[in-house]
RNA sequence: CGGUCCGCCUCGUCGACACCUGUGGGCAGGAGUGGGGGACCCAGGCUCCACCGCGCUCCGCGACGCCGGCCCGUGCCGGCGUACCGGGCGCUCGGGGUGAAGCAGCGGUUCCACGGAACCGCUGCGGAGCACCUUCUGGCUCCAACCCGACAGCUCACCUCACAGGCGUGGGAAGGGACACCU
Repeated sequence: CGGUCCGCCUCGUCGACACCUGUGGGCAGGAGUGGGGGACCCAGGCUCCACCGCGCUCCGCGACGCCGGCCCGUGCCGGCGUACCGGGCGCUCGGGGUGAAGCAGCGGUUCCACGGAACCGCUGCGGAGCACCUUCUGGCUCCAACCCGACAGCUCACCUCACAGGCGUGGGAAGGGACACCU
């Protein structure tokens, strides 16, 4: 460095018939595991105030303004621009989701909508993993990453999605269990 067996993190596994096959396996009904949305009840809210983000030379409607025409009128028609409103598209320091990956304090750097936010380091509390299971003890390691797109509490029915990716550890004691061998 490579292969095989075995094993680890993780919800992320197993696999019939038939068919294919370089005979290693592939494919696959089905089984299994996990996630999201989604009622009553419950929770939350109720008056007042504040908040209800940003962008688009996109679409619609259109008070108003301007220009032109007509039978010159108090009216009608057409065009242009625009407030507001609705829709569509995009964005993310609001909010939410998967996950153990969270909270607080101090310091530094950067940014800024000047309210704060992100990143880095240290500390405290907290969380996750390490060859049957649980507990105790010792040691080592991790606290990431991604997604939705202004929006979602719980939630029966119902709807819907995923089955990836990454690795190579193996101290002790007690209790329980499983398997193998022998009789």